[in-house]
RNA sequence: UUGAGACAAGGGUAAACCCGUCGCAAGGCGGGGACACAAAGCCUCCGGUCCGUGGAAUUCCAUCCUCGGAUAGCGGGGUUGCCGAU
Numbered sequence: 001u002u003g004a005g006a007c008a009a010g011g012g013u014a015a016a017c018c019c020g021u022c023g024c025a026a027g028g029c030g031g032g033g034a035c036a037c038a039a040a041g042c043c044u045c046c047g048g049u050c051c052g053u054g055g056a057a058u059u060c061c062a063u064c065c066u067c068g069g070a071u072a073g074c075g076g077g078g079u080u081g082c083c084g085a086u
Stems, first nucleotide, its partner, number of pairs: 005083001012037002017032006035073001041079003045076003048071005055065001057063001
């Protein structure tokens, strides 16, 4: 340096749910709370999934397309990092 991750050490993050708040929504933020996580730190480049204020098609229920948005705790990828058994 690269790969790997221990019945190790010090720790870290925080699912569902509840309250408040922002948003049409998915969902975000703050507080509480812990399902879990060795990158569940950060980044939408690729794929997936979710949403639809707006536009288009349509059989006008809904579906689909474009576009926009969300999800980094859905994968891939990029990048940074703690520890010292192996």
c-di-GMP-I riboswitch aptamer from a Bradymonadales bacterium, 86 nucleotides, folded computationally. It was read from a public genome assembly, where an Rfam model found it. The organism belongs to Bradymonadales, within Bacteria. Rfam family: c-di-GMP-I riboswitch aptamer. Clan: c-di-GMP_I riboswitch clan.